[in-house]
RNA sequence: GGGCCUAUAGCUCAGCGGUCAGAGCUGCCGACUCAUAAUCGGUAGGUCCCAGGUUCAAAUCCUGGUGGGCCCA
Numbered sequence: 001g002g003g004c005c006u007a008u009a010g011c012u013c014a015g016c017g018g019u020c021a022g023a024g025c026u027g028c029c030g031a032c033u034c035a036u037a038a039u040c041g042g043u044a045g046g047u048c049c050c051a052g053g054u055u056c057a058a059a060u061c062c063u064g065g066u067g068g069g070c071c072c073a
Stems, first nucleotide, its partner, number of pairs: 001072007010025004018056001027043005049065005
């Protein structure tokens, strides 16, 4: 220099163009217990990397940028 993949909650990840963007873990509160753990309930937490474009509608499709990973030279 060229090509491919990737970016969603504190962490690991789901999420076929359409309902309020979700799960597990974690944190906090509570139940249970003599107490702790386990278990159960509730709750908090998001500029869906950035900027444009397409569309009635974009986390999702397209273009560019940035970060990360892999391959080739």